Source information:
Large-subunit ribosomal RNA, domain V from a marine metagenome, 580 nucleotides, folded computationally. Its mean pLDDT, the model's own confidence on a scale to 100, is 81.

Context: one part of a larger RNA
RNA sequence: CACGAACUUCUAUCGGGAAGAGAAGACCCUGUGGAGCUUUACUGCAGCUUGUUGUUGUGAUACGACUAUGAUUGCAGAGUGUAGCUGGGAGCUGUUAUGCACAUACUUUUGGGUAUGUGAUAGGCGAAAGUGUAACACCAGCCUCUCAUAGUUUUACCGCUAACCGGGAGACCGGGACACCGGCAGGUGGGCAGUUUGGCUGGGGCGGCACCCCCUUGAAAAAAUAUCGAGGGGGCCCAAAGGUCGGCUCAGGUGGGACAGAAAUCCACCGUAGAGGGCAAGGCUAAAAGCCGGCCUGACUGGGUUCUCAAAAGCACAGAACCCAGGAGCGAAAGCUUGGCCUAGCGAUCCUCCAGGUCCCCACUGUUGGGGGCUGAAGGUGACAGAAAAGUUACCCCAGGGAUAACAGGCUUGUCGCGGGUGAGAGCUCAAAUCGACCCCGCGGAUUGGUACCUCGAUGUCGGCUCUUCCCAUCCUGGUCCUGCAGCAGGGGCCAAGGGUGGGGCUGCUCGCCCAUCAAAGGGGAACGUGAGCUGGGUUUAGACCGUCGUGAGACAGGUCGGCCUCUAUCUGAUAGAAG
Numbered sequence: 001c002a003c004g005a006a007c008u009u010c011u012a013u014c015g016g017g018a019a020g021a022g023a024a025g026a027c028c029c030u031g032u033g034g035a036g037c038u039u040u041a042c043u044g045c046a047g048c049u050u051g052u053u054g055u056u057g058u059g060a061u062a063c064g065a066c067u068a069u070g071a072u073u074g075c076a077g078a079g080u081g082u083a084g085c086u087g088g089g090a091g092c093u094g095u096u097a098u099g100c101a102c103a104u105a106c107u108u109u110u111g112g113g114u115a116u117g118u119g120a121u122a123g124g125c126g127a128a129a130g131u132g133u134a135a136c137a138c139c140a141g142c143c144u145c146u147c148a149u150a151g152u153u154u155u156a157c158c159g160c161u162a163a164c165c166g167g168g169a170g171a172c173c174g175g176g177a178c179a180c181c182g183g184c185a186g187g188u189g190g191g192c193a194g195u196u197u198g199g200c201u202g203g204g205g206c207g208g209c210a211c212c213c214c215c216u217u218g219a220a221a222a223a224a225u226a227u228c229g230a231g232g233g234g235g236c237c238c239a240a241a242g243g244u245c246g247g248c249u250c251a252g253g254u255g256g257g258a259c260a261g262a263a264a265u266c267c268a269c270c271g272u273a274g275a276g277g278g279c280a281a282g283g284c285u286a287a288a289a290g291c292c293g294g295c296c297u298g299a300c301u302g303g304g305u306u307c308u309c310a311a312a313a314g315c316a317c318a319g320a321a322c323c324c325a326g327g328a329g330c331g332a333a334a335g336c337u338u339g340g341c342c343u344a345g346c347g348a349u350c351c352u353c354c355a356g357g358u359c360c361c362c363a364c365u366g367u368u369g370g371g372g373g374c375u376g377a378a379g380g381u382g383a384c385a386g387a388a389a390a391g392u393u394a395c396c397c398c399a400g401g402g403a404u405a406a407c408a409g410g411c412u413u414g415u416c417g418c419g420g421g422u423g424a425g426a427g428c429u430c431a432a433a434u435c436g437a438c439c440c441c442g443c444g445g446a447u448u449g450g451u452a453c454c455u456c457g458a459u460g461u462c463g464g465c466u467c468u469u470c471c472c473a474u475c476c477u478g479g480u481c482c483u484g485c486a487g488c489a490g491g492g493g494c495c496a497a498g499g500g501u502g503g504g505g506c507u508g509c510u511c512g513c514c515c516a517u518c519a520a521a522g523g524g525g526a527a528c529g530u531g532a533g534c535u536g537g538g539u540u541u542a543g544a545c546c547g548u549c550g551u552g553a554g555a556c557a558g559g560u561c562g563g564c565c566u567c568u569a570u571c572u573g574a575u576a577g578a579a580g
Stems, first nucleotide, its partner, number of pairs: 007580008016572003020567002028401004033397002035393004041195005047188008057160003061156002064153008074143001081136001084142005091125003100119008164175004198211001199209002207228001212234006235384001236278001237340002242296007250274001252270005276285002279345001281343003300326009328337003351379002354376003359373004408455001409453001410451003414448001416444006425435002462537001463535003467529001468526005475500003478495006503515004543561004547556003
């Protein structure tokens, strides 16, 4: 002097990292948080409608209702014969009564009966007897059928005018007791409003009920003990299947016995329960708790104690055991009996209703009837310590959560990929050139799962483009061994990651299929490498269409068209340069 390197500082560029900045995540879940919308969710309110009533008066007709007056009707059979019921009753009627004939009207059980008019006529009926449940004349009351008159009134319909309404300056005209308006009641009523729309949960949803009880096991030999642990049950039944007293013994087996058989009913013997006990399981059980019979109702009333439910403490309903008093049942008696051999078979406040009593309180004008309390029962909440209650939201909002899902990471590795052991068998023969069942043992952490450990005051999600690096379980190229390797070409193994591993068509695609080449067109990792590097085709907002589902709002790992990708680089890192 030249070059290189290191250090310090600086300039420029890049965008790997600071799970970079931005915004208390919009996805998901939770909240006894909201809101929008829907409906055959719940509860209401407008509106509409119907009835009635007030405003609101008057007249006629028709069919009815009620009352009063008058008239009429009443048939089993027997009995002269059409006996309504009850009571009194020995007489009643008398100038046209009664019978007959004719005419008209009404009614009927078709036999008849009643009323009116005309003609003729002097007695007729009852009592007695007889029939019958009941005896008739005459008088009184009542019921039933029908008719007439009068009054009140409903309904229907037709009128009227004066309320009321409309028109008109007015005269007046039109409507008219309707309508309008008001009261009360019924119906309808997402038109509108307020709300609700459980819980558990290996995220949530769907499913299920592990939400109230009982038994066995889990449960680790006191008690207690969890999981959407395993196996099963209950939400009744019984007036006898209850109480008591007495008697008896079951299942099964062997032997015997007409029909009769493996199995019917009968006899004998053996028979600790191998049966039965209304039902699950467990425990318990033989002169019984089982089976049969007698008499009963203790499946009583009132009170109390203890235990379970039930947690460290406290705890309701409910269940159980025991005792006292009263009054009973059975038994000769001792005694037993407060349901069922035991352990499941169940339910607050308020309200309604029922029962009880010389009970308590308040109120009481009417031909006026009330309310509350005390004690007990019933009606039910099964989400079972018990709100009265449907959906949807991709138009969405808020508070929160990594207490809880989707991506990525961690753990695990059933699944997946790769390898090993053994070697049945295939390979003409021959396990091991090659392939290799069943079984066993590993490795990897590329698949798909499981889990829920970090992240929900945000670590941007598929694929492509770009660019770099790593692994080897090697596709090609290199070396080498075996071969069922003659050679060429193959098959299998060992070493080896230096280099290479390309181009097109279809699809958003990764993948895959296809085409022509090639020595070969290997498999993977790096937050399924890489969006402060790009893209934005897909997925995954708001618009819209189709199919399907839904009454609907809406929904759909169904399809379809459209749909915004921010950031001036502080630090670090990298690259290039400069100065000391």
Description: The RNAcentral record of the full RNA draws on SILVA.